[in-house]
RNA sequence: AGAGUUUGAUCCUGGCUCAGGAUGAACGCUGGCGGUAUGCUUAACACAUGCAAGUCGUACGAAGAAAAAGUUGUGCUUGCAUAAUUUUUUCUUAGUGGCGGACGGGUGAGUAACACGUAAGAACCUACCUUUUGGCUUGGGAUAACUACUGGAAACGGUAGCUAAUACUGAAUAUUGCUGAGAAGUGAAAGAUGAAUAAUCGACAGAAGAUGGUCUUGCGUCUGAUUAGCUUGUUGGUGGGGUAACGGCCUACCAAGGCGAUGAUCAGUAGCUGGUCUGAGAGGAUGAUCAGCCACACUGGGACUGAGACACGGCCCAGACUCCUACGGGAGGCAGCAGUGAGGAAUUUUCCGCAAUGGGCGAAAGCCUGACGGAGCAAUACCGCGUGAAGGAUGAAGGCCUAUGGGUUGUAAACUUCUUUUCUCAGAGAAGAAUUUUGACGGUAUCUGAGGAAUAAGCAUCGGCUAACUCUGUGCCAGCAGCCGCGGUAAGACAGAGGAUGCAAGCGUUAUCCGGAAUGAUUGGGCGUAAAGCGUCUGUAGGUUGUUUACCAAGUCUUCUGUCAAAGAUCAGGGCUUAACUCUGGGCAGGCAGAAGAAACUAGUAGACUUGAGGUCGGUAGGGGCAGAGGGAAUUCCCGGUGGAGCGGUGAAAUGCGUAGAGAUCGGGAAGAACACCAAAGGCGAAGGCACUCUGCUGGGCCGAUACUGACACUGAGAGACGAAAGCGAGGGGAGCAAAAGGGAUUAGAUACCCCUGUAGUCCUCGCCGUAAACGAUGGAUACUAGGUGUUGGGGAGAUUUAACGUCUUCAGUACCGUAGCUAACGCGUGAAGUAUCCCGCCUGGGGAGUAUGCUCGCAAGAGUGAAACUCAAAGGAAUUGACGGGGGCCCGCACAAGCGGUGGAGCAUGUGGUUUAAUUCGAUGCAACGCGAAGAACCUUACCAGGACUUGACAUGCCACUUUGUUCUCGAAAGAGAACGUUCCCGAGUGGACACAGGUGGUGCAUGGCUGUCGUCAGCUCGUGUCUUGAGAUGUUGGGUUAAGUCCCGCAACGAGCGCAACCCUUAUUUUGAAUUGCUAUUUUUAGGAAAUUCAAAACACUGCCGGUGAUAAGCCGGAGGAAGGUGAGGAUGACGUCAAGUCAGCAUGCCCCUUACGUCCUGGGCGACACACGUGCUACAAUGGUCGGGACAAAGAGAUGCAAUCCCGCGAGGGGGAGCCAACCUCAAAAACCCGAUCUCAGUUCGGAUUGUAGGCUGCAACUCGCCUGCAUGAAGUCGGAAUCGCUAGUAAUCGCAGGUCAGCCAUACUGCGGUGAAUACGUUCCCGGGCCUUGUACACACCGCCCGUCACACCAUGGAAGCUGGCUAUGCCCAAAGUCGUUACCCCAACCUUUUUGGAGGGGGACGCCUAAGGCAGGGCUAGUGACUGGGGUGAAGUCGUAACAAGGUAGCCGUACUGGAAGGUGCGGCUG
Repeated sequence: AGAGUUUGAUCCUGGCUCAGGAUGAACGCUGGCGGUAUGCUUAACACAUGCAAGUCGUACGAAGAAAAAGUUGUGCUUGCAUAAUUUUUUCUUAGUGGCGGACGGGUGAGUAACACGUAAGAACCUACCUUUUGGCUUGGGAUAACUACUGGAAACGGUAGCUAAUACUGAAUAUUGCUGAGAAGUGAAAGAUGAAUAAUCGACAGAAGAUGGUCUUGCGUCUGAUUAGCUUGUUGGUGGGGUAACGGCCUACCAAGGCGAUGAUCAGUAGCUGGUCUGAGAGGAUGAUCAGCCACACUGGGACUGAGACACGGCCCAGACUCCUACGGGAGGCAGCAGUGAGGAAUUUUCCGCAAUGGGCGAAAGCCUGACGGAGCAAUACCGCGUGAAGGAUGAAGGCCUAUGGGUUGUAAACUUCUUUUCUCAGAGAAGAAUUUUGACGGUAUCUGAGGAAUAAGCAUCGGCUAACUCUGUGCCAGCAGCCGCGGUAAGACAGAGGAUGCAAGCGUUAUCCGGAAUGAUUGGGCGUAAAGCGUCUGUAGGUUGUUUACCAAGUCUUCUGUCAAAGAUCAGGGCUUAACUCUGGGCAGGCAGAAGAAACUAGUAGACUUGAGGUCGGUAGGGGCAGAGGGAAUUCCCGGUGGAGCGGUGAAAUGCGUAGAGAUCGGGAAGAACACCAAAGGCGAAGGCACUCUGCUGGGCCGAUACUGACACUGAGAGACGAAAGCGAGGGGAGCAAAAGGGAUUAGAUACCCCUGUAGUCCUCGCCGUAAACGAUGGAUACUAGGUGUUGGGGAGAUUUAACGUCUUCAGUACCGUAGCUAACGCGUGAAGUAUCCCGCCUGGGGAGUAUGCUCGCAAGAGUGAAACUCAAAGGAAUUGACGGGGGCCCGCACAAGCGGUGGAGCAUGUGGUUUAAUUCGAUGCAACGCGAAGAACCUUACCAGGACUUGACAUGCCACUUUGUUCUCGAAAGAGAACGUUCCCGAGUGGACACAGGUGGUGCAUGGCUGUCGUCAGCUCGUGUCUUGAGAUGUUGGGUUAAGUCCCGCAACGAGCGCAACCCUUAUUUUGAAUUGCUAUUUUUAGGAAAUUCAAAACACUGCCGGUGAUAAGCCGGAGGAAGGUGAGGAUGACGUCAAGUCAGCAUGCCCCUUACGUCCUGGGCGACACACGUGCUACAAUGGUCGGGACAAAGAGAUGCAAUCCCGCGAGGGGGAGCCAACCUCAAAAACCCGAUCUCAGUUCGGAUUGUAGGCUGCAACUCGCCUGCAUGAAGUCGGAAUCGCUAGUAAUCGCAGGUCAGCCAUACUGCGGUGAAUACGUUCCCGGGCCUUGUACACACCGCCCGUCACACCAUGGAAGCUGGCUAUGCCCAAAGUCGUUACCCCAACCUUUUUGGAGGGGGACGCCUAAGGCAGGGCUAGUGACUGGGGUGAAGUCGUAACAAGGUAGCCGUACUGGAAGGUGCGGCUG
């Protein structure tokens, strides 16, 4: 410090996720030791048991015990026992009394508050403690304990009597006390120990201190406005009361105040802080342990006592709960320490000790202390240590992988030597104790000795992020997953294993917080199109504010003072062996308060100024607004005339109108609405918006001048005003248009688009509504920052005789281009989206949703404000490359058109589908499968089926043994089995045996190689360098011409290059030269000869080279000449980058999987040839341009030894016999056919056509039944030119005619591949169909239109709204009842202290009663909130459901916004608006 994830790729916006740190944690696996910390975060839920607050006998009486010393009595053993009693001492303590139980310890329920933090303040109190002053005199009456009687189960009492005090109390004394202006009044005390008048401890009254506390104030302290008004003791005053004290704290009266958008009130949540975690910081989160403060103590209320409480281990009352009970009544409060139950993912021992520190009491000894000090449990956290060290290669064995060579685990182990931290045993043994005693921890820490490598390693991960890789299993299953995503038979992502990586007594996971996140942005974000500028203006509060002078000192700045507890953090040292831990010391920001100063800026006060703003005067443009009046054109309707058959409407029609006279035309009249031309990117207005003409009233702007005012300004939360269209209410009006509605078409349907009608509405007046793509998708104001070109309204200057036009210039508007700059890009660019300032509004992932709910407004429609649950990992912007478009432009192609001939109809052949079958083997399936693989299925082929056989095998290599090749015979369908004869060694061959292995036309062409098809012989596809862009990419390759061509030329930020095109290659056309026999010619043959022809070889020729025109003087094109051939002469071979997971595992090769007495191998027979049917490709025809018969003519290219076969003979023929010649320019196949001549047929199902069938033969072959070909004779189907549709072809082509070859024993060949013969027609042209190329445009597509995608309906699940209600909680108000209790009153009852006139008295007190207040309770109607609810609404998510096709391209009716109506649904239509 960043990374992953939206896309085919890119940049941006934007969310989600990860890497880091942390925790009072929990869970899983594992676990050696020590130190230091920490340990109910949940039920402030309920608690058994024990302990946690007592102490003082030097305050008091009393009681008890013990001891000692006496006295008396009794028994007697005369000094013992016992009893009583006195005194003394010691000990104990129930009670009275004092002090302490208000500290310490726990918890965080409540509390949004002066509760806390910080800084100040005053009208106060303070036991014990310290200092100091003064005094401490004299009386009195009670009462507990105790005794007696007595109630009660108990708890606990009652009555009578006795008694003490440092208990209570009178008087005196009285200051610097208190009250009071003063006078004056009021107001204390206690003793104890001690032999003591030493001494010590106390008691009282003051003054001061310290400590602790109370109260007040400034500032700070969570969320919600879907909480906007709250308040009656409320705000203030006076009197009174009350308090330690101020105070509405309380009360009576008076006034009507007080708080609040700087957020009152209400609701929700929450103890606050020092600090802790995180972060670079600013911040954010948090408030365990430790420390400060607060609050609470079963829930609610209350007071008492006291210095202090409204009191955790005190009291009273009410309530809930638990326990005891004799049923009458009582007792209790672990949020103290342990512990139990419950809850929960989850949190310890019913331990030791007061030795230390601290606290209470006491004069002290001392007692008490679950505070505290310690130990125990828990890897809960942090820190430290260890689980051995050195050597050790044949790199052991085993495991795993493997290309079988090896690699890895791995110096790791074994083995040798060494060490002892830890561990075990034994011995010694602390400090902690300032102080005489006293050590829980603890026989602990530590030290010494002995023993022995001994007692000690796991967890997670290994696709990317993110360090670490292979094998096996599984097969969208099981599973994984933080995000992206893995898994559908070769998974580095699942599971296991080996190996590796990371951390380590821990490691992972989960949860939560901060960070990364600049993702709420003060530091430090944005708002044209990504989310985001209010529809517009006026203006209140608020914020901000021109120049200048003086003062002031609030802000600001400087210096100083106080404080912000300690701990923590930080710095420097120190102590535990180190560290964690801990001790000592130092110090900074920064906050608050105070003091002194400075005066630039801001604020304030007082003055001045004129440039901002306003005013005045003079001009000026305008659809600015309101009202009134007038006008013509058009439309429709009505009346009349003419006229006579259609009109209207559409893509085409129909509905509709019309002989009852339409439409057309002429004249007259009526009505309503809108104002052609001018007219423009033009004008005005704040926006919405505004247009015939004239008049009246009226707002604003701009320009020029100015001697006025003197900052009066800008913005603007709330608020107010205006605000298109649609819509609503009331009343008018209604020509045209036109939602809805009706009808006609279209269509699968058509609730639409189109047509004919047509109502609200559109218009006017008044009143509502308050929204639009209300858009420049751009808030307002001010200032600054290059220019250029138009245009609107003013002003000025010069020239011109003047005017106009024109020129220059200056303000104000409006439009385009553009520099710098900005921007993600597009783009903006003096009218900013630039540079700055001020103010307002708004945004924070997509969906859910502008929905629900609440509230406000509205007559309604609805508007405004405006969530959550749940769900996804994206949604989105701009630009790029493609692809696509029922977008555009240009161009090409037998693509169309123009022609010729076909197919589709018939019969047959052949292939396919389907069906059938034991099998009909397999593959190929739009073009680009279907006379295809197959250049040839009777057996073989053959892969299929039935049956019969074999198992190291039909075939290959290696090992051992044996036999010897062959011939004949038998059985059998054959394979095979058996027998006989012969036989010489090795090799070879064969047989047998065991094992490695063979074998597979079994699967996967979606694991592959190779080959092939197709787009397409289309003209394209790319690269290097440079340049441009943030980038994907672009440029080049686009543009203007041209070409068959990215062919060439020109231009150009490109310059070059490569694969393609072309050319080079082959064939063919012409010529020349050379050569040649088997060719040709001649001769009677040989010999011999070579004019032409043939063949072979080598050359030549054609290149837009020449001429004219055109073009840009280019490339080129057009025409011509010459030439055998002219613009690629013709044909072939040649197939760029790539696309289709195209085809092929069955041609071959090959990974993996599968079979192994079978999915291998052999054999016989069958099948691949089936047959209702459908399709493709062909052949033959339907005839006279023909058929038949006879005669006659002319090729090319091939093939031939297991061959081609002549002449001859036989046969009607196929063929047979026989055999010359030929290994081929020699011989043979071989006859070419169409064609020509002659004859015949005469338009018929024929002398066309030949299918089918019968019969007789021939050939090949082991064998023609299934299932061959050919021949003769006989038979003589369909068919008379073929519907929709569709194919080929542009010249030696189509059409037509034969010939040959391969495969092959033969052949189902009408196929395929070649060869020649005869030999046309047509092309105006590119509108259309198909395919393709280039440029451009739009896009929501990128699996790329066979794309994407919307809504209803049906099903399942999930969360949620409404809902008659039902059930809780909280809360305020009113009324009723009213406990305990304070305060007050009191005429009833009672009473020791004091007074007194001694009494039936007074003062005073108590009880009871009454009054105010009041907890709980009850009643009533509310408010808020939670749960639930028959039924119901929409939403979200789901597998390949149903219906349509609304959107994206002109998405096939451009889309969208607002509104209204309407329809199964998307949606449609009307009105107005926008361009996205």
Molecule: small-subunit ribosomal RNA
Organism: Marvania coccoides